[in-house]
Context: one part of a larger RNA
RNA sequence: CCCGCAGCAAGACGGAAAGACCCCGUGAACCUUUACUGUAGCCUGGUAUUGGCGCCGGGCGCCGCAUGCGUAGGAUAGGUGGGAGGCUUUGAAACGGACGUUCCGGCGUUCGUGGAGCCAUUGGUGAAAUACCACCCUUGUGUCGUUCGUCGCCUAACCCCGUUCCGUGAAUCCGGGCGGGGAACAGUGCUAGGUGGGCAGUUUGACUGGGGCGGUCUCCUCCUAAAGAGUAACGGAGGAGUGCAAAGGUCGGCUCAGCGCGGUUGGCAAUCGCGCGUCGAGUGCAAAGGCAUAAGCCGGCUUAACUGCGAGAUAUACACAUCGAGCAGAUACGAAAGUAGGCCUUAGUGAUCCGGUAAUCCCGUGUGGAAGGGUUAUCGCUCAUCGGAUAAAAGGUACUCCGGGGAUAACAGGCUGAUGACUCCCGAGCGUUCAUAGCGGCGGAGUCGUUUGGCACCUCGAUGUCGGCCCAUCACAUCCUGGGGGUGAAGGCGCUCCCAAGGGUUCGGCUGUUCGCCGAUUAAAGUGGUACGCGAGCUGGGUUCAGACCGGCGUGAGCCAGGUCGGUCCCUAUCUGCCGUGGG
Repeated sequence: CCCGCAGCAAGACGGAAAGACCCCGUGAACCUUUACUGUAGCCUGGUAUUGGCGCCGGGCGCCGCAUGCGUAGGAUAGGUGGGAGGCUUUGAAACGGACGUUCCGGCGUUCGUGGAGCCAUUGGUGAAAUACCACCCUUGUGUCGUUCGUCGCCUAACCCCGUUCCGUGAAUCCGGGCGGGGAACAGUGCUAGGUGGGCAGUUUGACUGGGGCGGUCUCCUCCUAAAGAGUAACGGAGGAGUGCAAAGGUCGGCUCAGCGCGGUUGGCAAUCGCGCGUCGAGUGCAAAGGCAUAAGCCGGCUUAACUGCGAGAUAUACACAUCGAGCAGAUACGAAAGUAGGCCUUAGUGAUCCGGUAAUCCCGUGUGGAAGGGUUAUCGCUCAUCGGAUAAAAGGUACUCCGGGGAUAACAGGCUGAUGACUCCCGAGCGUUCAUAGCGGCGGAGUCGUUUGGCACCUCGAUGUCGGCCCAUCACAUCCUGGGGGUGAAGGCGCUCCCAAGGGUUCGGCUGUUCGCCGAUUAAAGUGGUACGCGAGCUGGGUUCAGACCGGCGUGAGCCAGGUCGGUCCCUAUCUGCCGUGGG
């Protein structure tokens, strides 16, 4: 060096299973509920099946009877018309009793006594006699009719029962008779309102230095923005979701803030006078850019905060948006030239559909109309997830599933090194004195890659995760043993620094623990790296599936780096590597 045999499992990010954790999908399934929308069922009303009678109550109608009071007036005058007479031995006035009504004054009915009169026209009143008649009104009452309702009764629908009879011959079935009970209810059909996770179909946003929680989502101003425009981030700061009939138009006029001086109360600052005063004031509201010839302040007159257009530009994926001379009509102000189609400018907002209102020369289903539509104007959206999926929508899943992702988290690695560990510089101060024996404020420079992080680069068609056991191996920033310098080193014991990795570095109690505390020793009981070494070597106590309990949260399904009991750890070694051994 070549070829074997028997072994071990460190590696081949070994095998197995298109990761079950995590995220994503306008994926799925189950489950929940005061999510949305439905629906079985249930409740209730109406109606049909469904009939009779009575009491009571309500509405309506015919008829009868009653009823009606401002003031003046004999007094309780409903309205209008007719009307000169009407009622009375078929019993008037008057008196007594009963009833109804009442504004307490009377009015009406009826019975008895009584026995021949009573009332009106005439005077007062806006209106004349209930003297008498007719038609009505208000309110009340009675009979009748009709309708509705509560209640009660009935029997013949309908329902139930029968040890009863028949068809019928076997029948407990079916149908009929008979008897009994219930009863127009119940039951059922149709229809309407309510209730309705019992059941069903669905929804439950996106951005995001993983996701969730929080925040945000449209528009305006500034910076970032790199001197044209534009330009991102969960970069840094603020605003808007309007206001104004004057805060608009025009014509004319004025100059602010501040400061100095003077002046009663009056002061730093009130109002008054003089002077300086380019802008520091003011601008309805944020900021920027503007503005004194003013766009700022004041006054007069007013409505252009107009109608029909619009050359041409800005901006721009589109849809929107912005500026605009000029023309026609009608107008305001101004002597006129002129200016005026809102406001110093840039925010103050919402497409389409659907519908409302007003106007209108339009269309209008054989024709004329109408319904309806069109056109013009305008209204109804925190459609704010603001280019707006529907008119209409929340949650749970550890019982879970599928498709994907290392486009994206948890382990490990990588990069980084804020944090951490260690070293050094400076030297305020402590150390009786003395910065540096030993310490070292405030600061500064590094090294390492053991902490907590940041990033999200390999791995989600799988890189098994804490601790223990077995077996280790390396670094040295050395715990012991060795050598040395300094000392605030007398000796002894120490402190501190330098060199040094050869070897060594305990046994127990508690806890799943690493760690830690405790006990007893030791020369010492080192610090770290090795996928927080090591599960194709072991364990499986912890964490981290399915069961269950407690506390808390939640209406609930369920949930909780809260606790608790329980809970399947597979692999016969091809290659590399290693141990032993044989042959050439």

A computed fold for a 584-nucleotide part of an RNA from a Dehalococcoidia bacterium, annotated as large-subunit ribosomal RNA, domain V. The full RNA is in RNAcentral, with records from ENA. Its mean pLDDT, the model's own confidence on a scale to 100, is 83. Lineage of the source: Bacteria > Bacillati > Chloroflexota > Dehalococcoidia. Its Rfam family is "Bacterial large subunit ribosomal RNA". Rfam links the family to the GO terms structural constituent of ribosome and ribosome.